[in-house]
RNA sequence: UCGUGCUAAGCGGGGAGCUAGCGGUGCCCUGUACCCGCAAUCCGCUAUAGCGGGGCUGAAUUCCCUGCCGAGGGGUAUGGCAGACAGACCCAAUCAACUUAAGUGGUGUUGAAGGGCUGGGUCCUGUGCGGCGAGAAACUGCGAACCUGGUCAGGUCCGAGAGGAAGCAGCCAUAAGCAGUCACUCUCGGGUGACACGGGGGUGCCUGGCCUGAGCUGGCUGGGUUGGUUGCCUGUUUUGUUCUGCUUCGACGCUGGGUGCGCGG
Repeated sequence: UCGUGCUAAGCGGGGAGCUAGCGGUGCCCUGUACCCGCAAUCCGCUAUAGCGGGGCUGAAUUCCCUGCCGAGGGGUAUGGCAGACAGACCCAAUCAACUUAAGUGGUGUUGAAGGGCUGGGUCCUGUGCGGCGAGAAACUGCGAACCUGGUCAGGUCCGAGAGGAAGCAGCCAUAAGCAGUCACUCUCGGGUGACACGGGGGUGCCUGGCCUGAGCUGGCUGGGUUGGUUGCCUGUUUUGUUCUGCUUCGACGCUGGGUGCGCGG
C1' cells in the first nucleotide's frame, strides 16, 4: 500500500414537561435515518442511567471531538395592540320609560274633551214560525194448506123420499206482517235560522238622539327627568399577542482534527 475477516461503534437528533436524576412512550421543532414487546392514575434504569429479543452496516463521505452557522423552543425586561376585573363620572353617544306642548301634522261650531239623560245591539233565557232528521198516521199493493170471513165444484154425512147439514181445493175480501207513495196531518229531536215576539241582564265593546260649548290628539321633530349600556378617564402581584433587547438549550449543515485487531500479497 492492496485484498480479506472481525470488533468497538452506528442504524436519527433536539426543546418543553414529568422525574431525586437518566432515558422512553405522548406533545412540539427539524429531518427521513431497522423490526418486535412494555409504557402517563406511566414503563424501565442508577452518574457505566431505558429494559428484553432479533437484523443490517462496519475503521471511515457513514464513528468520536473542537470550532462556526443557526431552524426552532424556554425564561426575562421595556414598549405597542387588545382582553378581564374594579373605580370614578354625567363629558359624548345610544336604548327604554315618563313628562312637556315650542314647531309641525290630524281632527273639531256640519259641534272637541269631560259629564249627564235616554234608546238599541252584542250576552242569557222562553215561546212561536220556518227548515233538517226520525217515527207514527193516511193511501196503494202484496199477504193465511189448517187453528179468519163469504161463496163453496168434487167428495162426505143424515133421511125411504123430498130435502137438510158440515165442509177441503179454487175464487174473492182481509188479520198479523212486509214494501212503496205522499209531505195533507200528528209526535219527538238539534252544533238548525242575517226570523218574529216576550222576559232578564248591564263589566266591556259597537251604535243613535238630546243638553252643555272650544278644544282634543301626541303621529314626527324638539325640550326635560329617571334608569341602563357603550365610549372617555384612572387603577391592578391580571390574561393574550407582537416588535426589540438580554439570556438559555439547540436540530440540520460547514471547517478542522482524531480513532482498533487478525491474516495474506

Predicted 3D model of a 265-nucleotide RNA (Bacterial large signal recognition particle RNA) from an Anaerolineae bacterium.
It matches the Rfam family "Bacterial large signal recognition particle RNA". It is annotated as a non-coding RNA gene.
Its mean pLDDT, the model's own confidence on a scale to 100, is 78.
NCBI's taxonomy places the organism under Bacteria, Bacillati, Chloroflexota, Anaerolineae.